This is a predicted structure of a 73-nucleotide RNA (transfer RNA) from an Opitutales bacterium.
Model confidence (mean pLDDT): 80 of 100.
Rfam family: tRNA. It is annotated as a transfer RNA.
The sequence was found in a public genome assembly.
[in-house]
């Protein structure tokens, strides 16, 4: 070169057409303790890698470019 994945919150990660985009960790606030930790309640945080199509609607499918890992001459 060429095949083949993978990119979602700070992190690991679900969510594979149908509409407020979510778990858990970590963050911030509070109950509770002589403090700490631990439980436990409430809470912040997303241009869904960039673009463009296709749809009535697109993280989700189709092109294409970035960028990482795998396999392969």
């Nucleotide at each position: 070169g060429c095949g083949g994945g993978c990119g979602u919150a700070g992190c690991u990660c679900a969510g594979u057409g149908g509409a407020u985009a979510g778990a858990g960790c970590a963050g911030g606030g509070g109950u509770u303790u002589u403090c700490u930790a631990a439980a436990c309640c409430c809470u912040u945080g997303g241009u869904c890698g960039g673009g463009g199509g296709u749809u009535c609607a697109a993280a989700u499918c189709c092109c294409u470019c970035c960028g990482c890992c795998c396999g392969u001459g």